[in-house]
RNA sequence: GGAGUCGUCCAGACAGCCGCGCUGCCGCAAGGCAUCGAGGAAAGUCCGGGCUCCGAAGGGCAGGGUGCCAGGUAACGCCUGGGCGGCGCGAGCCGACGGAAAGUGCAACAGAAAGAUACCGCCCGAGGGAGCGAUCCCGAGGGUAAGGGUGAAAUGGUGCGGUAAGAGCGCACCGCGCCGGUGGCAACAUUCGGCGGCUAGGCAAACCCCACCCGGAGCAAGACCAAAUAGGGGCGCUACAGGCGUGGCCCGCGCUGCGCCCGGGUAGGUCGCUCGAGCGAUGCGGUGACGCAUCGCCUAGAGGAAUGGCUGUCGCGGUCGCGCAAGCGGCCGACAGAACCCGGCUUACGGGCGACUCCCCCU
RNA sequence: GGGGCCAUAGCUCAGCUGGUAGAGCGCUACAAUGGCAUUGUAGAGGCCGCCGGUUCGACUCCGGCUGGCUCCACCA
Numbered sequence: 001g002g003a004g005u006c007g008u009c010c011a012g013a014c015a016g017c018c019g020c021g022c023u024g025c026c027g028c029a030a031g032g033c034a035u036c037g038a039g040g041a042a043a044g045u046c047c048g049g050g051c052u053c054c055g056a057a058g059g060g061c062a063g064g065g066u067g068c069c070a071g072g073u074a075a076c077g078c079c080u081g082g083g084c085g086g087c088g089c090g091a092g093c094c095g096a097c098g099g100a101a102a103g104u105g106c107a108a109c110a111g112a113a114a115g116a117u118a119c120c121g122c123c124c125g126a127g128g129g130a131g132c133g134a135u136c137c138c139g140a141g142g143g144u145a146a147g148g149g150u151g152a153a154a155u156g157g158u159g160c161g162g163u164a165a166g167a168g169c170g171c172a173c174c175g176c177g178c179c180g181g182u183g184g185c186a187a188c189a190u191u192c193g194g195c196g197g198c199u200a201g202g203c204a205a206a207c208c209c210c211a212c213c214c215g216g217a218g219c220a221a222g223a224c225c226a227a228a229u230a231g232g233g234g235c236g237c238u239a240c241a242g243g244c245g246u247g248g249c250c251c252g253c254g255c256u257g258c259g260c261c262c263g264g265g266u267a268g269g270u271c272g273c274u275c276g277a278g279c280g281a282u283g284c285g286g287u288g289a290c291g292c293a294u295c296g297c298c299u300a301g302a303g304g305a306a307u308g309g310c311u312g313u314c315g316c317g318g319u320c321g322c323g324c325a326a327g328c329g330g331c332c333g334a335c336a337g338a339a340c341c342c343g344g345c346u347u348a349c350g351g352g353c354g355a356c357u358c359c360c361c362c363u
Numbered sequence: 364g365g366g367g368c369c370a371u372a373g374c375u376c377a378g379c380u381g382g383u384a385g386a387g388c389g390c391u392a393c394a395a396u397g398g399c400a401u402u403g404u405a406g407a408g409g410c411c412g413c414c415g416g417u418u419c420g421a422c423u424c425c426g427g428c429u430g431g432c433u434c435c436a437c438c439a
Stems, first nucleotide, its partner, number of pairs: 001359010012314007020037002023034004039335001043346002046344005051218004058251004063214005068082005083097001084095004098209002103207002105203002119148002121144004127138004156174006175198001176196005181190003222271004232262006242256004264438003278297008316333007364435007373388004382419001390406005412428005
């Protein structure tokens, strides 16, 4: 100098002027004064909770989700640590990572065969033919997965023996599986011991099996007050083993006519609403996620909805121009915008700092 | 703000428990006609909205984006 990995922080600062919004106070009113006024993602609504209602949200089936192990947490599909596998020279990163020796199913095309197979080849060969003969040819049937060829994938690998030819058929080494021991809470590991020749191939983001979890809806939830009208019409189901009670079914529970369509009326106020699994600092425990203790802080609540603009000074980054240079000047500055609230994930996006890795060059 | 659904040829739609995508209308060429329409024959036209993953293989299965459609107040 180049390429890269990980972590962390910021989201320009200050002042003046003008403007917007909530709340409080003053004012008859116009208005004035004071406090406060977006984010790391407020986003997507993908998960998990709080809160509220629905029937005690209770049992079973169905359905959905998660899926190595241990821990953290209110909970999670999140996070932390570990195991195993994979990628990278490396710092490091990634993994829907239970089960295919319970069952069902799938594998187009090619290929003989895609789960138990013989196309070519190799070998044996009843029998037949040619030849004087050595021998050659045909060949029912059978053996063979070593060789060829097909495919994404073809029944452990290498070597020696063995055989008619072959083959874990036998043996050695490597690999694989099972059992036991040892280490570890466990996943798992094992340079330990023994056993098995190893017909236990792939796909479960195919059905499925196993383990665990999940009732439904969502602040337009819901509670209270006020106002108004035609408790109107049509269709359907049902008279209690029914119908409804926001889940698909059954049981149990409660209430009893209910559902759909066409109409009618009001579109006002208050609460829910923001102090919360909250934020910051310090100490302690823990490898860590995190937990505990003490002290301090209050930080939008809101109606279709405010949070902005200009000027000046300073600062950061980029770019252009001038200049030998120091520097000076111009321009630009990312993604985006709360609507009940939290914890995550994912997606969008500008910059700073620190640590580390690899390569090249110089000393 | 909160639910639900969809995206396949120019348009309207099929499709598939994963095996290489079709129909109707439209378009082009030819035939038939003196010519046009109708009709007939042949053909073109698709990265299955985009990006990843699982798989030998994805329009289909699973994630994430993008765009569009639709529903949701209270009273009797």
Predicted 3D model of RNase P RNA and transfer RNA as a complex of 439 nucleotides. It holds a member of the Rfam family "Bacterial RNase P class A". By type it is a ribozyme. The coordinates come from a structure-prediction model, not an experiment, and the mean pLDDT is 80.